[in-house]
RNA sequence: GGCAAACCCGUCGCGAGGCGGGGACGCAAAGCCAUGGGGCCGGGGGGUUGUCUGACGACGCUCCCGGCUCGCCAGGUUGCCGAA
Numbered sequence: 001g002g003c004a005a006a007c008c009c010g011u012c013g014c015g016a017g018g019c020g021g022g023g024a025c026g027c028a029a030a031g032c033c034a035u036g037g038g039g040c041c042g043g044g045g046g047g048u049u050g051u052c053u054g055a056c057g058a059c060g061c062u063c064c065c066g067g068c069u070c071g072c073c074a075g076g077u078u079g080c081c082g083a084a
Base pairs, nucleotide, nucleotide: 002027003026007022008021009020010019011018012017025071031077032076033075035074036073037072038069039068040067041066042065043064045063046062047061048060050059051058052057
């Protein structure tokens, strides 16, 4: 020298979140890539030993599909200036 969490404003998105501005909690890759795991959002169907219900059903859990997050971790890849 660089980046910029929370929060605020604007904007896009059903949402998780993204982008721009302000702002700095932090960061030696807090540059980039969703490849693996984690977390989160949306959807529908199957399953279910759970909860509620008289029942239907709803919710939860789980599987699947589609997303978000690289400032959760791992992996891959690239990497400024000066001094000693």
The RNA shown here (c-di-GMP-I riboswitch aptamer) has 84 nucleotides and comes from a soil metagenome. Rfam family: c-di-GMP-I riboswitch aptamer. Rfam links the family to the GO term cyclic-di-GMP binding.